Transfer RNA from an uncultured bacterium, 73 nucleotides, folded computationally. Its Rfam family is "tRNA". It is annotated as a transfer RNA. The sequence was found in a public genome assembly.
[in-house]
RNA sequence: CGGGGUGUGGCCUAAUUGGUAAGGCGCACGAUUCGGGUUCGUGAGACUCCGGGUUCGAGUCCCGGCAUCCCGA
Numbered sequence: 001c002g003g004g005g006u007g008u009g010g011c012c013u014a015a016u017u018g019g020u021a022a023g024g025c026g027c028a029c030g031a032u033u034c035g036g037g038u039u040c041g042u043g044a045g046a047c048u049c050c051g052g053g054u055u056c057g058a059g060u061c062c063c064g065g066c067a068u069c070c071c072g073a
Base pairs, nucleotide, nucleotide: 001072002071003070004069005068006067007066010025011024012023013022019056027043028042029041030040031039049065050064051063052062053061
């Protein structure tokens, strides 16, 4: 320098041709226990890496960047 992949709550992972962003772990509170753990219930937490565009509507499509990984030179 060229080509390709990946970026979504604190962490991991979904979202099947564009249509209210879901689940697990963790966290907070409560119940259970003498207490802890386990188990159960309830709850908070992401506008999806950044900036534009298309569209009634974008995590998803298009363009330009950034980070990271792989291949080639």